[in-house]
């Protein structure tokens, strides 16, 4: 330093340009069951800000930082990290 693949919630991981702030797993909370537990079932489970006296509701975020678009996790350009292979110096 060249190719390639890749960065998504607390972890894994899935994701045609609208239906996504997001499948499904696990962890994590509640709940049936149980003498009690686990295990099975059920339900809920990113974050940060605003508003609200509660309920609740609004805005922004898919590694950062710009474009394309009516509309971006998803397409395009740079930076950063990561994994493999190559190659180079020692």
């Nucleotide at each position: 330093g060249g190719u390639g693949g890749g960065g998504u919630g607390g972890c894994c991981g899935a994701g045609u340009g609208g239906u996504c702030g997001a499948a499904g797993g696990c962890g994590c909370c509640g709940g049936u069951c149980u003498u009690g537990a686990a295990a099975a079932c059920c339900g809920g489970u990113a974050g940060a800000c605003c508003c609200g006296u509660c309920a609740g509701g609004g805005u922004c975020u898919c590694g950062c930082g710009g474009g394309u678009u009516c509309g971006a996790a998803u397409c395009c350009c740079g930076c950063c990290c990561c994994c493999a292979c190559c190659g180079c110096c020692a």